The prediction has a mean pLDDT of 85. Predicted 3D model of a 74-nucleotide RNA (transfer RNA) from a Nitrososphaerales archaeon. The organism belongs to Nitrososphaerales, within Archaea.
RNA sequence: GGGCCGGUGGUCUAGCCUGGUAGGACGCGAGUCUCACACGCUCGAAGUCAGGAGUUCAAUUCUCCUCCGGCCCA
Repeated sequence: GGGCCGGUGGUCUAGCCUGGUAGGACGCGAGUCUCACACGCUCGAAGUCAGGAGUUCAAUUCUCCUCCGGCCCA
């Protein structure tokens, strides 16, 4: 230098192909249960979807560029 894959709450990840309310687990907070704790159950907070631009009524999703990480080729 070229090619491919990945970047989503505190952590791990689904969703992207085929655009339309961003879901789950763990963790955290509150309630419930208990003499109490844990477990269980219910509810809640926590996401500039790596950044920018473009297309579109509408972009996490499609296109382009950039950044970061991994693998391969040279």

Its Rfam family is "tRNA". The family's RNA type in Rfam is transfer RNA.